The part of an RNA shown here (large-subunit ribosomal RNA, domain II) has 721 nucleotides and comes from a Candidatus Saccharimonadota bacterium. Taxonomically the source falls in Candidatus Saccharimonadota (Bacteria, Bacteria candidate phyla). The coordinates come from a structure-prediction model, not an experiment, and the mean pLDDT is 80.

Context: one part of a larger RNA
Parts: sequence; C1' cells; structure tokens
RNA sequence: GCCAGGGAGUUUGUAGUUGUGGCGAGGCUAAGGGGUGUGUAGCUCUGUAGUCGUAGGGAAACCGAGUAAUGCGUAGCACUUUUUUGUGUGUGGUGUUCUGAUUGUAAAAUGUCGUAGUCACAGCUUUAAAACCCGAAGCCGGUCGAUCUAUCCGUGAGCAGGAUGAAAUCGCUUUUACGAGUGAUGGAGGUUCGACGAGUUGUUGUUCUGCAAAACACUCUCUUGACUUGCGGUUAGUGGUGAAAGGUUAAUCAAGAUCGGUGACAGCUGGUUCCUAUCGAAAUAGCUCCAAGGCUAGACUGAUUGGAGAUGGCUGGCAAGGUAGAGCACUGAUUGAGUGUUUAGGGUGGGAAACUACUCGGCAUUCUGUAAAACUCCAAACUUGCUAGCGUCGUAGAAGAUUGGAUCGAGGGGCGUGGGGUAAGCCUGUGUCCCGAGAGAGAAACAACUCAGACUUUGGUUAAGGUCCCUAAGUGCCGGAUUAGUUUAAGGGAGUCAUUAGCCCUAGACAGUGGGAAGGUGGGCUUAGAAGCAGCCACCCUUUAACGAGUUCGUAACAGAUCACCCAUCGAGGUUAAUGGCAUCUAAAAUGGAAGGGGUUAAGCCGGCUACCGAUACCAAUGAACGCACGUUUUUUGUGUGAUUUUGUAGAUAGGCGUCCUGUUGGAUUUGAAGCUGGGGUGUGAGUUCCAGUGGAUCUUGCAGGAAUGUGGAUCCUGGU
Repeated sequence: GCCAGGGAGUUUGUAGUUGUGGCGAGGCUAAGGGGUGUGUAGCUCUGUAGUCGUAGGGAAACCGAGUAAUGCGUAGCACUUUUUUGUGUGUGGUGUUCUGAUUGUAAAAUGUCGUAGUCACAGCUUUAAAACCCGAAGCCGGUCGAUCUAUCCGUGAGCAGGAUGAAAUCGCUUUUACGAGUGAUGGAGGUUCGACGAGUUGUUGUUCUGCAAAACACUCUCUUGACUUGCGGUUAGUGGUGAAAGGUUAAUCAAGAUCGGUGACAGCUGGUUCCUAUCGAAAUAGCUCCAAGGCUAGACUGAUUGGAGAUGGCUGGCAAGGUAGAGCACUGAUUGAGUGUUUAGGGUGGGAAACUACUCGGCAUUCUGUAAAACUCCAAACUUGCUAGCGUCGUAGAAGAUUGGAUCGAGGGGCGUGGGGUAAGCCUGUGUCCCGAGAGAGAAACAACUCAGACUUUGGUUAAGGUCCCUAAGUGCCGGAUUAGUUUAAGGGAGUCAUUAGCCCUAGACAGUGGGAAGGUGGGCUUAGAAGCAGCCACCCUUUAACGAGUUCGUAACAGAUCACCCAUCGAGGUUAAUGGCAUCUAAAAUGGAAGGGGUUAAGCCGGCUACCGAUACCAAUGAACGCACGUUUUUUGUGUGAUUUUGUAGAUAGGCGUCCUGUUGGAUUUGAAGCUGGGGUGUGAGUUCCAGUGGAUCUUGCAGGAAUGUGGAUCCUGGU
C1' cells in the first nucleotide's frame, strides 16, 4: 500500500421557537403516599407545596385601565352578472376622532400599555456539563530512584624501569671571622622519559539495517598526585550535586521517572459515513489586549403575516457636480522683444562740479511664447437624485412587516479610472463583469481571455474559432503589398510600393565618355620662401564656347593632379523635397528546440466576396421533475399550462432509501430460511425484485415505536497479506 472488522452531533437539565394534541381565565402537578404487581419495571388513585398566566406604567415612592364611535378593507360567506364583474356583510389587519392607565409637566408633548394562556410530546436552536471525534508541549499532588553519574564520608588497594640531582651532611683548599671554592654523600619535586592504570588530541580514517542506541584502528595526553581505584555509606526533584559545560541526578534533564487530578485546556491542524428535490451566499462595515477568533450590521434561507404595487434596463424632463479637455481672466511659475521709471542698485566713460552717456540688472506696463494635483474667464462625456413614459415582474400574491436557522467576515482576475513604487504574477482604493460556487466549444496544454450559462434522449442549425497534413471543413474567388520564414523602442539607412509638390529637359536635361579649363599675375601684405591652395586684405580687368585672384590633393617654395565652368558625343526622361504602406538594422541567457508539429513564397500580411466545418448555445421532437390551475377523491391519480421553470460551494428547507431491536398484523420455510457466488429485470437515485448454484435453519410484508443506524479518507485503531 491493499483487504476485513472497528471508527465521529450523543445524553440530561435549562431557555427560545415551530408543529400536533389536552384543558382554557385558567393550565400543570413535584417530592412523597396508597393500591396492584415476583418487582427499585409498569399500571392506577392521590398529594395544591410550587410555578407560568390573568395589569400595566414608573429608577423609585407610588398610581392603576375601552367588549367607545366612525371609516377603509384581505380571506371567507351571501346575492348578482352571458363572461368580465358589481353589491352587501366582514373575523384577523389598518386609518381617524374621542377616551382610559401610567410616565412627565405650571399645563402639555412624548414613550409604553388597555384579555390567551398553560401542560405534554416531537423538530430545530441556546446554554451547563468531556458535549462531534482524535491530537499537544505543559500545570498540580503523592510516591520511587545516587547499582549510571556529581560531591562528600568511612575503610582498603595500586603506581615496572630509567632521567634530573634541591636542602642538608662530610672531606679538602681558603679566611682572624662571616663566608667562599671544590669533590663526594644525599635523594627533594602538584620535576622529567615511559609501562600498569587513567584519559581521549587528530585522522572530520573504519563503521553507520554497526561488534556497539557512541564501537574499532593508528596517533595522542597524564602517570607520587588537586593521582587512580575496590567495597560500604551521605545528599532527592523548583530539590540534590557541580574546579560551572545548564553539566549531572539509571540510554530520560532549561526542572527525573512513575501513578493520579484527566476525557487538562487548545480561538490551532486533521477527519466527520445513504439518496433526491427547491432556493442559494460571503470573503465587506463598526467595535474588540483585536486583527488565525468573536459580537452587531450586511448578503442567504424557511415559516407566518400583508393585500397592490415593485423595478436594477431604455428614453425624456428638472436639479446637483467642476473631472477630461481647454485657457491664462485670478494665484504662483515662465521665453524673447519694446516702452517707462532717481530703482536712494552694480559697472565703464565724459565732466571742475552739478550732472550726463553707455551697459548689466530690478520694478511696472505692452506685444509674443510656455505650463499647473493643491490656478480657473470656460467646460464636456458621464454619474447621482427626483419625476414622466416604455419595458420587465406582480391577486397563480409583488413591496413591506414579524419571526426560526444559518454560513461568511484570509479572497482573486480582466477591463475602465485613481494613489504609492525604478519596477513587479507589487501594494492600496473605486465602478463593472467574471472565477470563487460554472460544466461545454475555442485559445496546443492554460480558475477568471473569446463564445456560451449544462433536466433527459435523438435529429438538425449556428457562435467564438477555423477549412494543406496530423484534424472536422476551400490546396476557394477577386485585388494589393512583403522576400524578412517577417516579434518590441528611441534612433539610423539611395530597401521597396504608392501619393503629392517644385525645378531642369529634343533650342538635347541627368549620368558616362573625349577635349578645353587661358592672359594681366608670382594680385597686395606677410614671410627665409608664400607663385590659386600657412596666414591677413581685397576679390578687379582682358580674351573667350568656357575658365574662381580659385574646390580638394600635392611641393621647402615652384612644378604636377583635380574641381567649378564650357564644347563635343549620346538620345528621354532627370532631379529635389514631403507624406503613407510593408519590410531592414538596432535585437544578448543560461541541457538541444520550437508559430503544437510537419511543413508553407503562401498554407504568411492588407482589403473584399462566397461555401463549408464547428458547442451541453438555438430549433424540432420524446420523457422526467418543479410551480400553478381544474376535475375527481379515502389515500391518490388524471387532465391542462409554463417564451419569460431546470448549473451550483458554504448554508437554509422539503421528501425519501437502507440497517438493528420492540409491539401489532399477515405470511414464507428441510418440496430448503438467512448468508454467499453468478446472471436477468426495474427505479432519477439511495435501492428493490426475480432466476440458477452453493448453503443447511431460520426469515419477513404492512402499520407504529425506539436507536451505540449507513465509511474511502482522520501520518486513524486492531488483525491479515
């Protein structure tokens, strides 16, 4: 892992509510007692304590109540009406007036109230209990532990063999003496080398289902001491012991083990078992020692009530608004130019000074040019409110009201529009549509992108998207552009196509080719030199078809080459600028590699046309469910109707299936019960029924009652494999 069995909303009290039933201004007994009974079961007769209700208002003192009048009007009923309908009555409901109780006041207003409960059973919920089940680490109490280990105590034991050579002593020498030297003797030491013994530094060696829940090997440390060790004893759990590492206290230690309190508590994780039908959320707001949870509101659902309107879509009207845009009229910012100004401004010049001229600024003003979330002379779309109409829903019962039960309170994505951020599959608002809780088709695959909201079955038609092959359907038609097998920006380019405008051109354009390109003059200056071509100034005249006091190379300077310009040749368009389309460069990512692939010059791109394919969409038909109506009726069944009913997580509600037991009722069974195996029917389904075999003794319909009542999950438990 698999299989079998086990495995989770229970029970009692309390409170609320709904339903059914009894009695009803009252309802009910409790403990206890009597009788019966084999009886601590059950049945029956009592028991009036008590409790809820019958009166409210007020903080309290205290005070203390309408079967009033009159309208509207649902259901029902009665009459009427060909149908539609109309009329009357009218419980519940509701309006007005008056009035009552109380509060309150000077008097008022206001608020609350002015007759239905209670007991039992059942459903749902609340609360107290273990309270749907499993799950901590912990807290507290009583005991048991120092055969491990820590300290200490008592009593014993042990330390091969070497090395070093303290004090002290003796001899000799020396000294007046104290001393000194020297040679021996001597044998000190938390001395030294190194076995026993004790330890454990490194190899991050071997091992790592080990020899071993800490070992093995080599290496290493101490080895007369604060040494090692045997035996016996001491200290005990908020305690011991500790040369102190939170170490150690029996493989357990930042508080031992064990038993108990104990089913500790858990706002946290996991799990929670049959079917069908109806409706169907929320991930928001406020408060919270609160943000993993709660309470209230909000959104969902059931029941009751209510009795005619409701409204989310569209259009018009009337209001509200100051955003987009635009503008510079205000506020503040800001380009250039002009004008004015003693602006006690700066600078420069002139003047003896007064002063004056120029210039750079300042301020004011005129023209011109910009821009603003915290500017506005203007000003949309649009949004919101009210209202009218249309549409949709509604007497087959809407809106509203009362009340039972929830769940949610971690949200997410697209598009539009804001704030933060360099940015983000980023954070945070807002409107709307989706996912969440939504299947089907397309997008290769792909919660939220496109199409489309799935009751059943069958046939057809379309949507998005597609039609060369994989792969259903066009190798379809007409006309263009692209050559990159074409992705993205600023920016770049004789890419190419189209459009527009100007200029030149058979009196010959543009390009190419052949030829010319001169003289004054080496212009003047400068310079060592400067001759068209270092630099400065000027840039004329002549000859010409044309020819610059010279466009670029070149020389030390010349020379030389070339260009402008002209002629000839050639023979038809050339050239410049702008705009648009499609391409191009810019263009880098990590395993080899992707428009899904093959492949494709269209089977890619742009514009148009047409046919086909393509979904649970749409159409047609069948059946079912649900809602409603009608008829029948004992349940129940039948008929009609629904374009505007049929997805669904949490959740609310309704109806069922099955298991075990009990009562009752009717049955089955050795001519073969239950169970098991295989097969055939049937029901939307839980299921049910029949046949055959096996099996060998019990099983069960209907109607009720009662539950230890349904398994695939819980790192579920036990067993098997």